Predicted 3D model of a 468-nucleotide part of an RNA (small-subunit ribosomal RNA, 5' domain) from an uncultured archaeon. The full RNA is in RNAcentral, with records from ENA and SILVA.
Context: one part of a larger RNA
């Protein structure tokens, strides 16, 4: 000097952005809201609509940084070891049949949460058959891609297994099924790269490899049986500590140093720990289940809940905002669409986070040694006040037009040296106090406390702590 926080005193206005409970307690949470939508089907209803079945979406978006030293991340690759709902392109299809069940109704249990029985009914819900197809094995042959066929393609034989809603109304669209290709998004694997400690030197038994079986979309000790005895390590294994990684941010001429919560990309987590189900996708933040811990209700039999979503509360702390408005825009989900929904998002509110800009008046005369200032007169109108317009989802603000009046707007720190500005006045008297450092103060203090004057920066200015 720049920079990140907190803080004292003070404070007029506008604009901008990635500021605002990261640091401390990934501590605990009252209340409200944060994921619906469609209308194929049934029921009730005159209808609006409601409930239920069904489809798609609730694996996105939002939050946080605890864990993690790891293929987590960055970068470059591999898959001859892989999946992909919705979307796009192309081709070909949708034949025949069946049985249930919910809501509703009837009757029960329970304090509640919820739950049992009976009867009825539908589908783009479910099941069966058929066919296309899929898949596996063997054989043959041709061609394609490729560094290499174990891949793809064609044919034959045999085995295994199997699809559909000809539904809807808007009448030219939306759907259903299969196959091939694309797109998008994942999954798996590999090389290289980047913290501290050797006052951590040995570590490892599913460990290292093989064969076989299992599992997965898929490779693999991923899991298992058997066999072998391997594997890693001074180029730092193993252990301990610390830590989400990167783009970036701060500083610096650079090299470097420091940071990385925020915005973007990637990862991980959802009270702690497990677990599977559904599904194209999860081992699922506002789904299930189990254990633990906390808490609430209870009729004591038993139940409910988890804000690291948006607000908001308690707590912790030096430290951090409104229980606002709106789906008008953007985006996402559903829908053929109209549209509906969204604390995503947009808009406002609070806050001296930061940065940028503007103002707090100007002129003349007189008084005053000068200056500061005072009095009188004149001028201007950014902010201010009033009115209208525009603005906006609605407002606020901003902006525009007109009117009013100098009115509504200055403080902080310092004046012994370093260091710019007093040896002026009063008080105090080694006291009270000041002081980064040197040092002031014991009766004339340029250094304390005040007054006056001055210096400096200025809507700021000082202090404390951290980084360069």
């Nucleotide at each position: 000097c720049c920079u990140g926080a907190c803080u004292g005193c003070u404070a007029u206005c506008g604009g901008a952005u990635u500021g605002g409970u990261a640091c401390u307690a990934a501590g605990c949470c009252a209340u409200g809201c944060g994921a619906g939508u469609c209308g194929u089907u049934g029921u009730a209803g005159c209808a609006a609509u409601a409930c239920a079945a069904g489809g798609c979406g609730g694996a996105c978006g939002g939050c946080u940084c605890a864990g993690u030293a790891a293929c987590a991340c960055g970068u470059a690759g591999u898959c001859a070891a892989u999946c992909u709902a919705c979307c796009c392109u192309a081709u070909g299809g949708a034949c025949g049949g069946g049985g249930a069940u919910a809501a509703c109704c009837u009757c029960g249990g329970g304090a509640a949460a919820c739950u049992g029985a009976g009867a009825a009914u539908a589908a783009u819900a479910c099941c069966c058959g058929a066919u296309a197809g899929a898949u596996c094995a063997u054989a043959a042959u041709u061609c394609c891609u490729g560094g290499a066929a174990u891949g793809g393609u064609u044919u034959a034989u045999g085995g295994u297994u199997u699809a559909a809603a000809u539904g809807a109304u808007u009448u030219a669209u939306c759907g259903c099924c299969a196959u091939a290709g694309g797109a998008u998004g994942g999954g798996a694997c590999u090389g290289c790269g980047g913290c501290c400690u050797a006052u951590c030197a040995g570590c490892u038994u599913g460990u290292u490899g093989g064969u076989g079986a299992g599992g997965u979309a898929a490779u693999g000790g991923c899991c298992c049986a058997c066999c072998a005895a391997g594997g890693c390590u001074a180029u730092a294994a193993c252990a301990g500590g610390u830590a989400c990684g990167g783009g970036c941010u701060c500083u610096g001429a650079g090299a470097g140093g420091a940071g990385a919560a925020g915005c973007c990309c990637g990862g991980a987590g959802a009270u702690g720990g497990g677990u599977a189900c559904u599904g194209a996708g999860a081992c699922a933040a506002g789904g299930g289940u189990c254990c633990a811990g906390g808490u609430c209700c209870u009729a004591c039999g038993g139940g409910g809940c988890g804000c690291a979503g948006c607000a908001g509360g308690c707590g912790c702390g030096a430290a951090a905002c409104c229980u606002u408005c709106g789906c008008a825009a953007u985006a996402u989900g559903c829908g053929a669409a109209a549209g509906c929904a969204u604390g995503a998002c947009g808009a406002g509110g609070c806050u001296a986070c930061u940065c940028c800009g503007a103002g707090u008046g100007c002129c003349c005369u007189u008084c005053g040694c000068u200056a500061a200032g005072a009095a009188g007169g004149g001028c201007u109108u950014u902010u201010c006040c009033c009115a209208g317009g525009c603005g906006u989802a609605a407002a606020u603000a901003a902006c525009c037009u007109g009117g009013g009046g100098a009115a509504u707007a200055a403080g902080g720190g310092g004046a012994g040296g370093g260091c710019a500005a007093g040896u002026c006045u009063g008080g105090u008297g080694u006291c009270a106090g000041c002081c980064g450092c040197c040092g002031c103060g014991g009766u004339a203090a340029u250094a304390c406390c005040a007054g006056c004057u001055c210096c400096u920066c200025g809507a700021g200015u000082g202090g404390u702590c951290g980084g360069g």